[in-house]
Molecule: c-di-GMP-I riboswitch aptamer
Organism: Deinococcus ruber
RNA sequence: AAUCGAUAAAGGCAAACCCUUCGUGAGGGGGGGACGCAAAGCCCAGGAACCCGCCGGGUGGUUUUACCCGUGGGUUAGCCAGGAUGCCGAA
Numbered sequence: 001a002a003u004c005g006a007u008a009a010a011g012g013c014a015a016a017c018c019c020u021u022c023g024u025g026a027g028g029g030g031g032g033g034a035c036g037c038a039a040a041g042c043c044c045a046g047g048a049a050c051c052c053g054c055c056g057g058g059u060g061g062u063u064u065u066a067c068c069c070g071u072g073g074g075u076u077a078g079c080c081a082g083g084a085u086g087c088c089g090a091a
Base pairs, nucleotide, nucleotide: 004089005088012037013036017032018031019030020029021028022027035078042083043082046080047079048076049075050074051073052072055070056069057068058067059066060065
C1' cells in the first nucleotide's frame, strides 16, 4: 500500500413506528425513536420496484369506474449494479 473486516477502540448514520410539515401520490424535510449499517458518508436513475393531475389503446362493467399495455413525467441511493473518496487495524 492492496485485500479484508473483530464479541477491538474512537466516533458516525438511523428502519419500523409516533408527532409535525410539504406533495394528488410514490415519497421528501424537521423532531422523537433504533431495526439494522464498514461506506446506511458523497455522486449517479443503468436494471428493478413504486407513483401520477397528462396523452393513446385494450378488456370488463355500464356512464365514469376498475384493471392491463404503451407513452410521458416523477419517487426510492437503507433493492441490485456503477463512479470518485474516507475512519480504525485483530486475523